[in-house]
RNA sequence: AGAGUCGGACGGGUCAUCGCGGAAAAGGUUUCUUUUUCGAGGAAAGUCCGGGCUCCGCAGGGCAAGGCGCUGGGUAACGCCCAGGAAAGGCGACUUUCGGAAAGUGCCACAGAAAACAAACCGCCCGAUAUCCUUUGUGAUAUCAGGUAAGGGUGAAACGGUGGAGUAAGAGCCCACCAGAUAUUCCGGCAACGGAGUAUGCUUGGUAAACCCCGCCAGGAGCAAGACCGAAUAGGAAAGCGUUUGAGGCCGGCCCGGCCGAAGCUUUCGGGUUGGUUGCUAGAGGCGCAUGAGUAAUCAUGGUCCCAGAGGAAUGAUGGCCGCCCCGUCAGGGGAACAGAACCCGGCUUACAGACCGGCUCUUUAC
RNA sequence: GGGCAGUUAGCUCAGUUGGUAGAGCAUCGCCUUCACACGGCGGGGGUCACAGGUUCAAGUCCUGUACUGCCCA
Numbered sequence: 001a002g003a004g005u006c007g008g009a010c011g012g013g014u015c016a017u018c019g020c021g022g023a024a025a026a027g028g029u030u031u032c033u034u035u036u037u038c039g040a041g042g043a044a045a046g047u048c049c050g051g052g053c054u055c056c057g058c059a060g061g062g063c064a065a066g067g068c069g070c071u072g073g074g075u076a077a078c079g080c081c082c083a084g085g086a087a088a089g090g091c092g093a094c095u096u097u098c099g100g101a102a103a104g105u106g107c108c109a110c111a112g113a114a115a116a117c118a119a120a121c122c123g124c125c126c127g128a129u130a131u132c133c134u135u136u137g138u139g140a141u142a143u144c145a146g147g148u149a150a151g152g153g154u155g156a157a158a159c160g161g162u163g164g165a166g167u168a169a170g171a172g173c174c175c176a177c178c179a180g181a182u183a184u185u186c187c188g189g190c191a192a193c194g195g196a197g198u199a200u201g202c203u204u205g206g207u208a209a210a211c212c213c214c215g216c217c218a219g220g221a222g223c224a225a226g227a228c229c230g231a232a233u234a235g236g237a238a239a240g241c242g243u244u245u246g247a248g249g250c251c252g253g254c255c256c257g258g259c260c261g262a263a264g265c266u267u268u269c270g271g272g273u274u275g276g277u278u279g280c281u282a283g284a285g286g287c288g289c290a291u292g293a294g295u296a297a298u299c300a301u302g303g304u305c306c307c308a309g310a311g312g313a314a315u316g317a318u319g320g321c322c323g324c325c326c327c328g329u330c331a332g333g334g335g336a337a338c339a340g341a342a343c344c345c346g347g348c349u350u351a352c353a354g355a356c357c358g359g360c361u362c363u364u365u366a367c
Numbered sequence: 368g369g370g371c372a373g374u375u376a377g378c379u380c381a382g383u384u385g386g387u388a389g390a391g392c393a394u395c396g397c398c399u400u401c402a403c404a405c406g407g408c409g410g411g412g413g414u415c416a417c418a419g420g421u422u423c424a425a426g427u428c429c430u431g432u433a434c435u436g437c438c439c440a
Stems, first nucleotide, its partner, number of pairs: 001363008010354001012322007020039008041338001045349002048347005053222004060256004066217004070084005085098005099213002104211002106207003121152002123148003127144006133137001160178005179203002181200008226278004236269006248260004285305003289302005324335004368439007377392004386423001394410005416432005
């Protein structure tokens, strides 16, 4: 200098004028005025996870259904974060993935002989029978009965690899080396796992974002939740099921079982009211603060700050100067993303013009 | 604001344990008719909304995005 990889932080500044919403105070006294103060984001978004909060449920038993998944730690909790492990990719910095397929079941189209307790299409080989003859054979061809997974071909995938011995031909059938598996011993590590050794020729396909198995987690619904006040009301019509042979309700998936239930219940149509207050924002709160623990995520103690709370509607507009980018004849002209709170937090994911900072890697060149 | 469904041919919809995407209507050509309609025969038309992943293989399974529709007091 070029190429790349990972992370952090930002998302114009300032002044003037006009305007909007909330709160407090004062004036005014019927909904206005004045002053002070506050007024969007890194994602406020998607609503994909997790929690707080609220209401409903919570004798007992069984079945079904859901989510997560290497190990350790963090956390209110998580599918998040941190650290580590293994495998795969990359020259590398680094990135991606993650229980079990040797418990069982299912599936693996087409092609292919065969798609999984293996299998004989071609080929190779032994034998029997028949035929052929310029060679009467250790020959050729055909048929039948067997042996064989070394070779061919098919496929995404074909039942360890190389070499040797062996054989009629062959084969972990046997041997050496290599790769793996299972069982087991020792060492290191909290663990996942790693390293070293021994035994067994054991060689065992893929798929669990198929059923399933193992382990862990979880009651249901959501602020249009819910609480209070006010307003309204005739409890209208039809259909169905019931009145002890018991409809229906509750045990918010279902069943058993239990409890209530001496009479109504369910569905559809029609009618009335559709206002206000609260929940509501000081919180698992923020801070480029300090000290301490920890590799880190994070935690503890102290300091400091108060930062939207609405009607679903407010949070803006114009101009000047400065900064950034682009065009330019150096006068000037133009541009600035994604997007906007609605009960509140922690994450993830997605969108994003431009611009800043830092760690690390590779290549080339110079000293 | 919150909770749910769906997207396959021009239109309405099928598509089940993942294996070459179908039906009806519409459209085009031929036959039939003097001509049209009806009818008969034949054909064309699909990036399965988009992107990524799992798998040998995805309309189908998983994740994200976009669009459309429904419900609540």
Two RNAs folded together computationally: RNase P RNA and transfer RNA, 440 nucleotides in total. It holds a member of the Rfam family "Bacterial RNase P class A". Rfam describes the family as follows. Ribonuclease P (RNase P) is a ubiquitous endoribonuclease, found in archaea, bacteria and eukarya as well as chloroplasts and mitochondria.